Annotation: This is a predicted structure of a 476-nucleotide part of an RNA (small-subunit ribosomal RNA, 3' major domain) from an uncultured prokaryote. Its mean pLDDT, the model's own confidence on a scale to 100, is 82.
[in-house]
Context: one part of a larger RNA
RNA sequence: UGACGGGGGCCCGCACAAGCGGUGGAGCAUGUGGUUUAAUUCGAUGCAACGCGAAGAACCUUACCUGGGCUUGAACAGCAAGGGACAACCCUGGAGACAGGGCUUCUUUCGGAGACCGCUUGACAGGUGCUGCAUGGCUGUCGUCAGCUCGUGUCGUGAGAUGUUGGGUUAAGUCCCGCAACGAGCGCAACCCUUAUCAUUAGUUGCCAGCGAGUUAUGUCGGGGACUCUAAUGAGACUGCCUGGGUUAACCAGGAGGAAGGUGGGGAUGACGUCAAGUCCUCAUGGCCUUUAUGUCCAGGGCUACACACGUGCUACAAUGGCCGGUACAAAGAGUCGCAAUACCGCGAGGUGGAGCUAAUCUCACAAAACCGGUCUCAGUUCGGAUUGGAGUCUGCAACUCGACUCCAUGAAGUUGGAAUCGCUAGUAAUCGUGGAUCAGCAUGCCACGGUGAAUACGUUCCCGGGCCUUGUACA
Numbered sequence: 001u002g003a004c005g006g007g008g009g010c011c012c013g014c015a016c017a018a019g020c021g022g023u024g025g026a027g028c029a030u031g032u033g034g035u036u037u038a039a040u041u042c043g044a045u046g047c048a049a050c051g052c053g054a055a056g057a058a059c060c061u062u063a064c065c066u067g068g069g070c071u072u073g074a075a076c077a078g079c080a081a082g083g084g085a086c087a088a089c090c091c092u093g094g095a096g097a098c099a100g101g102g103c104u105u106c107u108u109u110c111g112g113a114g115a116c117c118g119c120u121u122g123a124c125a126g127g128u129g130c131u132g133c134a135u136g137g138c139u140g141u142c143g144u145c146a147g148c149u150c151g152u153g154u155c156g157u158g159a160g161a162u163g164u165u166g167g168g169u170u171a172a173g174u175c176c177c178g179c180a181a182c183g184a185g186c187g188c189a190a191c192c193c194u195u196a197u198c199a200u201u202a203g204u205u206g207c208c209a210g211c212g213a214g215u216u217a218u219g220u221c222g223g224g225g226a227c228u229c230u231a232a233u234g235a236g237a238c239u240g241c242c243u244g245g246g247u248u249a250a251c252c253a254g255g256a257g258g259a260a261g262g263u264g265g266g267g268a269u270g271a272c273g274u275c276a277a278g279u280c281c282u283c284a285u286g287g288c289c290u291u292u293a294u295g296u297c298c299a300g301g302g303c304u305a306c307a308c309a310c311g312u313g314c315u316a317c318a319a320u321g322g323c324c325g326g327u328a329c330a331a332a333g334a335g336u337c338g339c340a341a342u343a344c345c346g347c348g349a350g351g352u353g354g355a356g357c358u359a360a361u362c363u364c365a366c367a368a369a370a371c372c373g374g375u376c377u378c379a380g381u382u383c384g385g386a387u388u389g390g391a392g393u394c395u396g397c398a399a400c401u402c403g404a405c406u407c408c409a410u411g412a413a414g415u416u417g418g419a420a421u422c423g424c425u426a427g428u429a430a431u432c433g434u435g436g437a438u439c440a441g442c443a444u445g446c447c448a449c450g451g452u453g454a455a456u457a458c459g460u461u462c463c464c465g466g467g468c469c470u471u472g473u474a475c476a
Base pairs, nucleotide, nucleotide: 001476002475003473004472005471007470008469009468010467011466012465013464015460016459019424020423021422022421023420026315027314028313029312030311031310032309033308034306035305042053043052064301065300066299067298068297069296070295073124079122080121081120082119083117084116089102090101091100092099093098105115106114107113126290127289129288130287131286135284136283137279138278139277140275142273147186148185149184150183151182152181153162154161155160166177167176168175192267193266194265195264197235198234199233200232201231202230203229207224208223211222212221213220238261241255242254243253244252245251317417321376322375323374324373325372326371333364334363335362338357339356343352344351345350383414388409389408390407391406392405393404394403430452431451432450433449434448435447436446
């Protein structure tokens, strides 16, 4: 100087407390461990692995296994020498990869030269093989915590100290005051995006107040820029104003005005460093290993197994509910190898057909919970939907291993969950639907969107994590 302490002081955080809803019990989905297997490819392992890499394993993917092939190679690059139709197409064999056979060059100034080659030879290619403890790059984490340092000066023999400590204050090493320090840098904040209000400009594909026309009806038409909206430019919030407190400070409490008030809400943004943290299977790369195989092609299988254990979720156990009928209101997205309307067929999944749309124009696309009316009357039920049987639809060469969905039948566990444990402070939790990426098909996952919309916070004694000061130390 650090680190540590079941030492002390101050302070903060959904850390506790106060509340609300969960997990842990059930069924299922998914990941992991274990076991099994020819193989169940590999990685990730306290927080910070376990709906993680994987934004989507039927084949492919695919790296694994079994079997069948190839060896200058499946792909790429270029060199040297030799050789030329070996290519495409057709036939046969085969699970296919491939093997055998047939057919057989182009441009040209007709000398050559070039293109091409799955032919031969040689240097070489290839490797998701090993090492993340050889590395780059990228990422997680402490933590969006308020810290981490430097120059000069001063002090100290020196390691070092000071500054950065102290008194206040703040979300903040934020600011003020003081001070052997004076300044500065990386962080904080601000600058950026979005959201909340208004103005101006613009007015189509969006809108429709007033005017006119038309329709059973609809901004449908003429028209209009008022409104909504769209999207560009501005305004606006700065403790600016008032009162009180405070050291005439920083700042704090209350108030006014205001759409918004003290960082308005949300996001992006992650200092010096820590964990030899993660990744050689994104990519790049040193070294090592392999070269008729650890490379490469193909078919089938596996990654989907199943006495069990754990994590994360979905659906429930019902009456604040289930079912039936009626009826209202979103936002954000996607679409030409696509989204697909009206119509018709089917109980339905869906099918036929194809208007329109490269989209503020058309389509996906009926939002659902809510509201109104009816029914059920506390039961393993008109709750719950697992499982199983049958019949189908769709995608796709192909749904057996191993897809999703529909209909009929079946109707399991489950009556609110032990010890323990998680999330959340406001448009949040809870709850309700909607869209997107991946994608032929496949979503309870992920990412986004809006609808309805709470309770509680006395407080900091305690648990956990962190910051500053101080103290002890057989620790470095």